[in-house]
RNA sequence: CGAUAACGCCAAACCCGUCGAAAGGCGGGGGCGGAAAGCCACGGAUCGAUUUGGGUCGAGGUUUACCCUCUUUUUUCUACAUCGAUAGCCGGGUUGCCGAA
Numbered sequence: 001c002g003a004u005a006a007c008g009c010c011a012a013a014c015c016c017g018u019c020g021a022a023a024g025g026c027g028g029g030g031g032c033g034g035a036a037a038g039c040c041a042c043g044g045a046u047c048g049a050u051u052u053g054g055g056u057c058g059a060g061g062u063u064u065a066c067c068c069u070c071u072u073u074u075u076u077c078u079a080c081a082u083c084g085a086u087a088g089c090c091g092g093g094u095u096g097c098c099g100a101a
Stems, first nucleotide, its partner, number of pairs: 001099002009034002014029006032088001038094003042091003045086006052079004058070004062065001
């Protein structure tokens, strides 16, 4: 560096079982793919849960406004943080099989 090579390896979606609140993990089937699709959550990203803040919804008020009050219960979104998940999202770290050009 990566062959239409060799020995082999791993296994997406989906299905079944099981663990977990969830993201998701593990086992079996399966096979989309993969030259590190071996290992490590260090950076980014995404995903889940929770707290807090803000908005929305909701409820109430009268002076009807681009207004005020409430946040407990209810709808929904969002930011930070915390805890988790993904190594088959990217980067980084680390180890390693084979051998043509």
c-di-GMP-I-GGC riboswitch aptamer from a soil metagenome, 101 nucleotides, folded computationally.
Its Rfam family is "c-di-GMP-I-GGC riboswitch aptamer". Gene Ontology term of the family: cyclic-di-GMP binding.
The RNAcentral record of the sequence draws on MGnify.
The model forms 95% of the base pairs in the Rfam consensus.